[in-house]
RNA sequence: AGCGGGGUGGACCAGUAGUAGGUCGGGAGGCUCAUAACCUCCAGACGCUGGUGCAAUUCCAGCCCCCGCAA
Numbered sequence: 001a002g003c004g005g006g007g008u009g010g011a012c013c014a015g016u017a018g019u020a021g022g023u024c025g026g027g028a029g030g031c032u033c034a035u036a037a038c039c040u041c042c043a044g045a046c047g048c049u050g051g052u053g054c055a056a057u058u059c060c061a062g063c064c065c066c067c068g069c070a071a
Base pairs, nucleotide, nucleotide: 002069003068004067005066006065007064010024011023012022013021018054026042027041028040029039030038047063048062049061050060051059
């Protein structure tokens, strides 16, 4: 050089064309004498560049990065 898998909030994961969601974490409020627990709300993400398409996290191509196989 080649082959396969992966890249989504701070962390770990769903989502396979039309609404980006879950758990934990963070912030605010409630409850409480107070803290924890519990309840409500808020902020926070699709690796990059093109293509197809009415519409792309999703499909296609290239590149970057991570893991593995082979050498």
The RNA shown here (transfer RNA) has 71 nucleotides and comes from a bacterium. The RNAcentral record of the sequence draws on ENA. The coordinates come from a structure-prediction model, not an experiment, and the mean pLDDT is 85. Rfam family: tRNA. By type it is a transfer RNA.